Large-subunit ribosomal RNA, domain II from Saprospira grandis str. Lewin, 680 nucleotides, folded computationally. Model confidence (mean pLDDT): 84 of 100. Lineage of the source: Bacteria > Bacteroidota > Saprospirales > Saprospira > Saprospira grandis. It matches the Rfam family "Bacterial large subunit ribosomal RNA". Rfam links the family to the GO terms structural constituent of ribosome and ribosome.

Context: one part of a larger RNA
RNA sequence: GCCUACGAGUUAGUCUUCUAUGGCAAGGAUAAGGACUGGAGGUCCGCAUCCGGAGCGAAAGCGAGUCUGAAUAGGGCGCCGAGUCAUAGGAGCUAGACGCGAAACCGAGUGAUCUACCCAUGAGCAGGUUGAAGUUGCGGUAACACGCAAUGGAGGACCGAACCCAGUAAACGUGAAAAGUUUUUGGAUGACUUGUGGGUAGGGGUGAAAGGCCAAUCAAACUCGGAAAUAGCUCGUACUCCCCGAAAUGCAUUGAGGUGCAGCGUUCGGUUAGAGUGUCUAAGAGGUAGAGCUACCAAUAGGGCUAGGGGGAGUCAAAUCCUACCAACCCCUGAUGAACUCCGAAUGCUUAGACAUGUUACCGAGCAGUGAGGCUGGGGGUGCUAAGGUCACCAGCCGAGAGGGGAACAACCCAGACCAUCAGCUAAGGUCCCAAAAUAAACGUUAAGUUGACUGAACGAGGUGGAAUUGCUAUGACAGCUAGGAUGUUGGCUUGGAAGCAGCCAUUCAUUUAAAGAGUGCGUAACAGCUCACUAGUCGAGUGAUUCUGCGCGGAAAAUACUCGGGCAUAAAACGUUUUACCGAAGCUAUGGAUUCGAAAGAGUGGUAGGGGAGCAUUGUAGUUGCGCUGAAGGUGUACUGUGAGGUAUGCUGGAGCGACUAGAAAAGCAAAUGUAGGC
Numbered sequence: 001g002c003c004u005a006c007g008a009g010u011u012a013g014u015c016u017u018c019u020a021u022g023g024c025a026a027g028g029a030u031a032a033g034g035a036c037u038g039g040a041g042g043u044c045c046g047c048a049u050c051c052g053g054a055g056c057g058a059a060a061g062c063g064a065g066u067c068u069g070a071a072u073a074g075g076g077c078g079c080c081g082a083g084u085c086a087u088a089g090g091a092g093c094u095a096g097a098c099g100c101g102a103a104a105c106c107g108a109g110u111g112a113u114c115u116a117c118c119c120a121u122g123a124g125c126a127g128g129u130u131g132a133a134g135u136u137g138c139g140g141u142a143a144c145a146c147g148c149a150a151u152g153g154a155g156g157a158c159c160g161a162a163c164c165c166a167g168u169a170a171a172c173g174u175g176a177a178a179a180g181u182u183u184u185u186g187g188a189u190g191a192c193u194u195g196u197g198g199g200u201a202g203g204g205g206u207g208a209a210a211g212g213c214c215a216a217u218c219a220a221a222c223u224c225g226g227a228a229a230u231a232g233c234u235c236g237u238a239c240u241c242c243c244c245g246a247a248a249u250g251c252a253u254u255g256a257g258g259u260g261c262a263g264c265g266u267u268c269g270g271u272u273a274g275a276g277u278g279u280c281u282a283a284g285a286g287g288u289a290g291a292g293c294u295a296c297c298a299a300u301a302g303g304g305c306u307a308g309g310g311g312g313a314g315u316c317a318a319a320u321c322c323u324a325c326c327a328a329c330c331c332c333u334g335a336u337g338a339a340c341u342c343c344g345a346a347u348g349c350u351u352a353g354a355c356a357u358g359u360u361a362c363c364g365a366g367c368a369g370u371g372a373g374g375c376u377g378g379g380g381g382u383g384c385u386a387a388g389g390u391c392a393c394c395a396g397c398c399g400a401g402a403g404g405g406g407a408a409c410a411a412c413c414c415a416g417a418c419c420a421u422c423a424g425c426u427a428a429g430g431u432c433c434c435a436a437a438a439u440a441a442a443c444g445u446u447a448a449g450u451u452g453a454c455u456g457a458a459c460g461a462g463g464u465g466g467a468a469u470u471g472c473u474a475u476g477a478c479a480g481c482u483a484g485g486a487u488g489u490u491g492g493c494u495u496g497g498a499a500g501c502a503g504c505c506a507u508u509c510a511u512u513u514a515a516a517g518a519g520u521g522c523g524u525a526a527c528a529g530c531u532c533a534c535u536a537g538u539c540g541a542g543u544g545a546u547u548c549u550g551c552g553c554g555g556a557a558a559a560u561a562c563u564c565g566g567g568c569a570u571a572a573a574a575c576g577u578u579u580u581a582c583c584g585a586a587g588c589u590a591u592g593g594a595u596u597c598g599a600a601a602g603a604g605u606g607g608u609a610g611g612g613g614a615g616c617a618u619u620g621u622a623g624u625u626g627c628g629c630u631g632a633a634g635g636u637g638u639a640c641u642g643u644g645a646g647g648u649a650u651g652c653u654g655g656a657g658c659g660a661c662u663a664g665a666a667a668a669g670c671a672a673a674u675g676u677a678g679g680c
Stems, first nucleotide, its partner, number of pairs: 001680006011095003015092010027051003033045004055062002065077004098236002101233001105226006116200009125190001127159003130155001134151006163187002167184001169183004202218001204214003239615006249262005263370002265367007275360001276357009290343001291341002297337002301333004306327001308326002310323004373398006380391003403414003418593004423589003429583003432567003438580001440579006451569002459554002463551010480538005486511003491505003517532001521530002594605004616669001618666002621663007634653008
């Protein structure tokens, strides 16, 4: 992992409530027990007891009333008749209460054969080395001291086996081993090691102290019991079909992943007013969008006018005057505001009427689930006009929604799947091939593979199309070519120099001219030189400037290899405008069928949580009725049949039991629980 078996809403209560059915009814019912019998779910006794039939008050008490109260007031709670018993079912309560699951807590015991420490009594430590004190001899001293030699044999002494330990590294790591082996290392006469016997026990021991150890278990051992502890948590919870179908919100909560009430769902009963809903019309309330502000509040740019202030002048002071300083009111122009408003929509809301629809509405009761929501679009707050961010509102969708499109893709676009059909028409989106349908038609654009449903800016540019405005032009434009482009003069100043061309000045003037600037650029130290403006000739038709606009170009950098989904596509298979045809879905239609509601006509039948309804299968029981050695159940195939759970027939196997109908009862259906057991 698979297979088989087992595996989770049960049972009880003289409990509560509701629904259905039935009995009796102002009553209803008996319980234990007893009698009878046809032996059962029977009949009859049994009236203890319970519910109902009267309430109010704390109570005395009174009573269709009563309490409060001074009250014959008002008010509170009541009265004006339906219950009760049984059976079945929904739900609740109390019990383990749908099943499995803690870590823990408490009680009583069992453990020191492991290990910690202690007590008693024993045992062990190859070999080698060092050579303390003391002693003896000699020397030495006044005597000691002291020196030398020998002797001696101390030590948590040295080296190193047994023995004890475990510092470092690797292999092994489904191991030889639930901690070890191999190599290497530490101690090895000591706070040493070890045998045997004994002691200390669980909030206790023991601990040269690591929360270590106390039998592979230790921040409180193990065993059994309380015990099915508790678990607002996780997981699991078993056959079919039909009808309806949510929520992820508000308030509260030792509340926030729980719960209560409300909201939204379902089922049953009741109510009926044309209810509810939609459209139109009419009448309303309102202060948003917008707009406006010499209509307030607040803020505000420029100018005018001019109080007040600053500065200056006035020989000091004063009067007075000036001011491209600051500036109120007022005037002109401009103009802002969620917490401004002289104004002011649309939508929404309320009411009434008409029309459409027709119970979708409301009330009560039973049963819920939900109370983590999400994305997109819109107008907003917050944030950075960040977020697949966050908060509230409006709408849609997903959630609980399949189908077609979007390459793929909960939410985007189209569209809401009862079943069948080798029928038709369409939506979004498409029609060269992959791949169903146009290599369709018309006119343009693009040359960048731009593009071909994924981004792209400021800015830059004789890319190219269109529109417009305005110059020059057969008295010859624009471009090219040929020629000229001069003189006063090297203008003046400046300067070392300044001659058209470093810089400054300006009546940048005048002359000759077809034309030629006191000079457009390059150049020189300064000149020179080249060139331009300008002019003529040649040529012979358009040529400049500006604005708007279409499509393109650059700007253009991302992490595994590239690409429009791919192939590929250039008068297109790209882009823009227009037209026709076709394809395209579970949409719509057609034909047949099923089912719900409904008298019919007709309308419906996606669905999670959840509510309601109808059935299938399994195992006993009772009654009725059948099958079976001429082959029951079971196993394994085949065929037929039912919307489905399923059913029927039959071949082979098997070898003795098994059905059908009705009723009633459940240990009554498995794919999941890191489910339990067995097998493979």